[in-house]
Context: one part of a larger RNA
RNA sequence: AGCACAGGGCGGAUGCCUUGGCACUGAGAGCCGAAGAAAGACGUGAUAAGCUGCGAAAAGCCGCGGGGAGGAGCAAAUAUCCAGAGAGCCGCGGAUAUCUGAAUGGGGAAACCCACAUGGAGAGACUCCAUGUAUCCAUAUCUGAAUCCAUAGGGUAUGGAGGGGAACCCGGUGAACUGAAACAUCUAAGUAGCCGGAGGAAGAGAAAGAAACAUCGAUUCCGAGAGUAGCGGCGAGCGAAAUCGGAAGAGCCCAAACCAGAGCGCGAGCGUUCUGGGGUUCGGACUGCACAAGCUGCUGCAAAGGACAGCCGAAUGGCACUGGAAAGACCAGCGGGAGAGGGUGAGAGCCCCGUAGGCGAAGUCAAGAGCAGGGCGGCAGGAUCCAGAGUACCACGGGACACGAGAAACCCUGUGGGAAAGAGCGGGGACCACCCCGUAAGGCUAAAUACUACUCAGUGACCGAUAGCGUAUAGUACUGUGAAGGAAAGGUGAAAAGGACCCCGGGAGGGGAGUGAAAGAGAACCUGAAACCCUGUGUUUACAAGCUGUGGGACACUUAUAAAGGUGGACCGCGUACUUUUUGUAGAACGGUCCGGCGAGUUGCGGGGGCUGGCGAGGUUAAGCACUGAAGGUGCGGAGCCGGAGGGAAACCGAGUCUUAAUAGGGCGGUAAGUCAGGCCACGCAGACCCGAAACCGGGUGACCUACCCAUGUCCAGGAUGAAGCUGCCGUAAGAGGCAGUGGAGGUCCGAACCCACAUCCGUUGAAAAGGGUGGGGAUGAGGUGUGGGUAGGGGAGAAAUUCCAAUCGAACCCGGAGAUAGCUGGUUCUCCUCGAAAUAGCUUUAGGGCUAGCCUCAUGACAGCCAGAUGGAGGUAGAGCACUGAAUACCCUAGGGGGCGUCAAAGCCUACCGAAGGUUAUCAAACUCCGAAUGCCAUGCUGGUGAUUGAUGGGAGUCAGACUGCACGAGAUAAGUUGGGCAGUCAAAAGGGAAAGAGCCCAGACCCACGGCUAAGGUCCCAGAGUGCGUGUUAAGUGGAAAAGGAUGUGGGAUCUCGAAGACAGCUAGGAUGUUGGCUCAGAAGCAGCCACACAUUCAAAGAGUGCGUAAUAGCUCACUAGUCGAGAGGUCCUGCGCCGAAAAUGUCCGGGGCUGAAACACGCCACCGAAGCCUGGGGAUCCGUCUAUCCAUAGGGUAGAAGGAUCGGUAGAGGAGCAUGCUCAUCCUGCUGAAGCCGUACCGGAAGGAGCGGUGGAGGGAUGAGGAGAGAGAAUGCCGGAAUGAGUAGCGAGAGUAAGGUGAGAAUCCUUACGGCCGGAUAUCCAAGGAUUCCAGGGUAAAGCUGAUCUGCCCUGGGUAAGUCGGGGCCUAAGGCGAGGCUUGAGAGCGUAGCCGAUGGACAACAGGUGGAGAUUCCUGUACUGCUGUAUGACAGAACUGUGGGGACGCAUGGAGGAAGCGUGGACCGGGAGAGGAGAGACCGGUGCAAGCGGGCCAGGUGAAGGGCUGGAAAAACCGUCCUGCGGGCCGAACCCGUGACGCGGAGCGAAAGGAAGUAGCGAAGCACGUGGAGGCUGUGCCGAGAAAAGCCGCUAUCGUUCAUACAGUACCCGUACCGAAAACCGACACAGGUGGAUAGGGAGAGGAUCCCAAGGCCGGC
Repeated sequence: AGCACAGGGCGGAUGCCUUGGCACUGAGAGCCGAAGAAAGACGUGAUAAGCUGCGAAAAGCCGCGGGGAGGAGCAAAUAUCCAGAGAGCCGCGGAUAUCUGAAUGGGGAAACCCACAUGGAGAGACUCCAUGUAUCCAUAUCUGAAUCCAUAGGGUAUGGAGGGGAACCCGGUGAACUGAAACAUCUAAGUAGCCGGAGGAAGAGAAAGAAACAUCGAUUCCGAGAGUAGCGGCGAGCGAAAUCGGAAGAGCCCAAACCAGAGCGCGAGCGUUCUGGGGUUCGGACUGCACAAGCUGCUGCAAAGGACAGCCGAAUGGCACUGGAAAGACCAGCGGGAGAGGGUGAGAGCCCCGUAGGCGAAGUCAAGAGCAGGGCGGCAGGAUCCAGAGUACCACGGGACACGAGAAACCCUGUGGGAAAGAGCGGGGACCACCCCGUAAGGCUAAAUACUACUCAGUGACCGAUAGCGUAUAGUACUGUGAAGGAAAGGUGAAAAGGACCCCGGGAGGGGAGUGAAAGAGAACCUGAAACCCUGUGUUUACAAGCUGUGGGACACUUAUAAAGGUGGACCGCGUACUUUUUGUAGAACGGUCCGGCGAGUUGCGGGGGCUGGCGAGGUUAAGCACUGAAGGUGCGGAGCCGGAGGGAAACCGAGUCUUAAUAGGGCGGUAAGUCAGGCCACGCAGACCCGAAACCGGGUGACCUACCCAUGUCCAGGAUGAAGCUGCCGUAAGAGGCAGUGGAGGUCCGAACCCACAUCCGUUGAAAAGGGUGGGGAUGAGGUGUGGGUAGGGGAGAAAUUCCAAUCGAACCCGGAGAUAGCUGGUUCUCCUCGAAAUAGCUUUAGGGCUAGCCUCAUGACAGCCAGAUGGAGGUAGAGCACUGAAUACCCUAGGGGGCGUCAAAGCCUACCGAAGGUUAUCAAACUCCGAAUGCCAUGCUGGUGAUUGAUGGGAGUCAGACUGCACGAGAUAAGUUGGGCAGUCAAAAGGGAAAGAGCCCAGACCCACGGCUAAGGUCCCAGAGUGCGUGUUAAGUGGAAAAGGAUGUGGGAUCUCGAAGACAGCUAGGAUGUUGGCUCAGAAGCAGCCACACAUUCAAAGAGUGCGUAAUAGCUCACUAGUCGAGAGGUCCUGCGCCGAAAAUGUCCGGGGCUGAAACACGCCACCGAAGCCUGGGGAUCCGUCUAUCCAUAGGGUAGAAGGAUCGGUAGAGGAGCAUGCUCAUCCUGCUGAAGCCGUACCGGAAGGAGCGGUGGAGGGAUGAGGAGAGAGAAUGCCGGAAUGAGUAGCGAGAGUAAGGUGAGAAUCCUUACGGCCGGAUAUCCAAGGAUUCCAGGGUAAAGCUGAUCUGCCCUGGGUAAGUCGGGGCCUAAGGCGAGGCUUGAGAGCGUAGCCGAUGGACAACAGGUGGAGAUUCCUGUACUGCUGUAUGACAGAACUGUGGGGACGCAUGGAGGAAGCGUGGACCGGGAGAGGAGAGACCGGUGCAAGCGGGCCAGGUGAAGGGCUGGAAAAACCGUCCUGCGGGCCGAACCCGUGACGCGGAGCGAAAGGAAGUAGCGAAGCACGUGGAGGCUGUGCCGAGAAAAGCCGCUAUCGUUCAUACAGUACCCGUACCGAAAACCGACACAGGUGGAUAGGGAGAGGAUCCCAAGGCCGGC
């Protein structure tokens, strides 16, 4: 370390439970709101954070009723109270009811701010209380412009509206995905969405109807009619009506005619308006007669009964049974109009609550029998009158009707035309006629129907904590700017009896004790599975190689469901997971870290098929109604549907009919029973097996990021350059021009802040979802930046990049249509039995999809089928051939052509040129055939074999990617593990044996068992089963055990030729000569550079005018040839067996390895043996077949059981069959505290899924049998949720300096103190704004948070802290912009906008200095001020409000100037220390050397037309302003600043107690000057072009009106903010994050400087 067992931990499955859900049923109720809703905010308790209740009268107040003993909610505890004088509690009715919200006095950033009027309190400012004050509409009334009457407008009074609400309803507007296998008409769908409106229902509704010659008689809804008639790219699809059966039932009112009255107009009897009567369609008016019955929906009263609290309500005991507990067991009873249910310490009719059955109301509510009132209500006549107008209708366009323009009626209407008058008009599906029906252009109308946010009572073959709603509660936590999104999380016990006390520990936690039936129920609490992590024991393991199992098995340990069993297991044999997808996967193709739970063919309707059942020439009801035990049922209901007759296009006829001239023929019929229901299978329509898009459309939410724009503020150290203009000089006739100065321009230059982002490095699971380091660019401009605002997705913005619009952009985000669609991918859950494919054809915008056929299966009925032989056939392939068609070769022959000759031409001749036809020889062909097989195919009254193998009908499929091998072919390169088809085989879907290993090759088709046998392929030396078998050869190459052209005197066999005892071949010895150096050529060429000739000739046994080497050329050495020697074979060619060379690659060698040579190689024979899941034998099972037996049914026949026999039993897609398990229901039983389920263990049973028994744990339910009905079985979906591993004690611990001592503490690198050291210092200091929201301070604490630790903290607990007339905001003003009375526009919603209001980033506006503390200060305190208002007193005489009028407020940029504050520096001046302990004290050295507002005074830069007169302007007036004329030089205005005062004050270095370390605290308290530098803010000049807010406060002026001003004193002065962080650990970035964040202050040395370096004040040492 593995396996096994035992004991634990972690974890939270399972079982049991249910407070919560889900789906319904029956009733009720069906709106709430200006009398202030819904929804909220904030409060409210003795203590009070949340929920609930309530509202300043605040877990409540009053009255009435119920009830009867405790009560102050959830919710404990303490305190204090209430209650028989009736509390708490329940019902009904009242009171109160803050603030927001339609929100309504005005405003507004909801829950806040600010008013006015009247009344009250108060002397009053001020404050408080009460009521009222919005807008629109209607009505009434008052008033009342331009403008005479009048109207518009205004006021008042009364009434109404406004907003909210789940679904249902009506209307306006109105998509897209999708379907049509594309798409446009069409569909989806008038759906979703948005908008308006109403009600408890809504809408419709009382015929200008429907029909058809018969009629019906409003509407609505249900069942049929009917998926019919129709509509329809006649595609997809859409889809009526009449009529019938039912539910319900209800009818009315106006306008007009006519009558009467009143008003108005005029022409004086007409018109018109209003009011009343009349009247309403089988018409009425009018005339005549009659005048009641009846009906009623309207109004009032109202019985019985009902709703909203309640009350009564039968009957049990025992036990010495068990137990913690009895309701269980046992014994013995009782009630029942009550055995529904729940509770009580287990399972209760009789214990409790209830249940059956009865009873009950002060008050409120609903409905309402009945009564009363009101209303309606008759007949006849047919002269006259009336009966709905821009209407009907027509044309064009559109919509709606099932109906898509169609022959298209009917209905609605945008535009244009435009009637009639009851003898009229409309309709009856174009239109016309006849006939019939009705009476438009006005209105109202219950019930039957739809829905359920809400209340009550109940129900469930619904769920039971990953389920059921998202929530056992939560729209919470959390995310997002926002719209919006959106969790997890139940259980101690009967009872808290929740563990007193002791011990260890800082604590957490634990050990005892105690409680309890149990603590192995201890709050992390019922049960407590698995992954995962430990501990112990048994056994195995340290030379060993692996899909970890399986078949054997030595050995060790051990014993139980008694069967020889369990655990471990050395060693040996065999053996590459699962799923999916594939021709094919160990595959290195896909998916899964592990475990647990959840997770996918369902439901409705429709037709089809087979099965079962009922009835049967018939079968069956639907809606509805009734009854009932309220759960289903039973009965009624025959509308309708199917069948019973067909044929035809139809009329029509009918066992026939149609065709036709036909009585002919032919087609289709006539002979066979259906129908309704149940469960099963597939299909269609629905999301339709589950998960998955990229997208499309609708309505909203976003410009806190970013782009651009608008308004208002603000920022830019310092240095440099030196434009125009001007001045002077020179110059010119005058200019021009030049020089110098002055001047200070510029999308000028250098360069910080600031902005940007060019290069490079780092970072890349970062410090950071874009940054850091070092450099870089712009930096007075088209500049940067703050605050407020505008533009919105079919859009905006864009110095333009498809760039930005909240970390998202070729079309944002959120929700919805929605379960879009997905011919695509993935996944799809228990078992066994039988059969078992396909990867082909045709068609297909089809090719990875479909449909039909083929092939499979099941059922039914039928009787064929197949093989071999024989016989008889058709045929044109292989082969062959060249007659045909073509190709192709040589020669002959030659037409024709070319060329030459012929003096040109011609005749003619020649031709080593081309060449048809023909001839001869030799060839080739898938698309040649004068020929022509084998095999295959067809047939048969034939022979033999086989036995269900065949075809048909109907239900259900799957398959349409195939792969390799052999053979004959096409394509290709006579390439491919290539591609295409044909025939066959195997794999696919097939295991076994062989080929080392291998889908497709060889052998062979696995039902199970056997320590039986025989064989196939292939093998038999060892690995490794079987021959070191036999015989004869071959090979020498390890050939065997990889390969070609080509090469070779390898070797075996065969054939043939030549030479050879007349002596061959090889070797050795010898010769190899002469003419001649042949001739030519040549410098030379002599056998041997070259050319020519070559039978040259001679001598010979033989010897080339020479085979090779060699020389300059000769020479020389050789060969051929000859002789001798030797003594028997030698040489060549051809065929053939086996070998050799040719032969270089990457992990390790081309036998599987060892190894093999008269073989263990090769060839040919022979005999044995091994060898498979094949075959045989024995045993067992299943399926099928027929037979037999038994039994059942009414027959034919069928079912069930059994027996022997025969055959069969590989299997993917797939078809068929039989079962197991799970939760629930019903029935009958059984079981359980003497211990159910669940969980753990186990060696038992079954063919499998599975099922028992026993032991432990557990502590309350469970099971069997039969039937039913399903959310009914998990290993895979990069599945979902949770838990646990692995990686791994690994990476990392986020810029930078600490060290030491002391202290505290259980514990200290980190906390506190001190010292030393270091860092920032235009910041890492200080003050504001935004944002945050208690983080501030004190005391205490240490679980978690803090990247370590912690005694510490921005953490936790408790308590505390923010003080304003003057600061900021409001009570003042206006900008951009927003809202917007009236108004304009518009499908709705709404959009725009006047007056006006809101709105700071701007204008206006009154306080300064010092002190104080744990935490506040311009707020408190001290001192000194100022502003508004009120009062009192004094004084003055003119003054003066608003919404009028005027001034003013009031404004750019750049660049100068004068004066000048703070600050700083220096000082030899002053003070203090130095200077301690007697006093004084020089010098060095060190430190300090101040003060506001207000009030008074002064100074000057600079600016300035005083005054008078006139009047057409300023909407009226004006003495003001404006304007015109005259006209003055002195006056006036004037900031910062300075002086004095404020200040006999404050402050101040230093000194310094009580008091010790805790104090430099309380207290005391000196000096207070000069010079220099500096230049804020304020004032002001000049230049320039881009020409630079508004309003109020304030100051004048008059009109109206009728009272003010100054000084002093006294009084008074509202609301909100105020802590703390604020370049950051408190804001924005998910973090205690190297990023981002507007304004102000700006010391010293060096320096131009705010650069840079060093320092001060101050801060910090950065959280391993």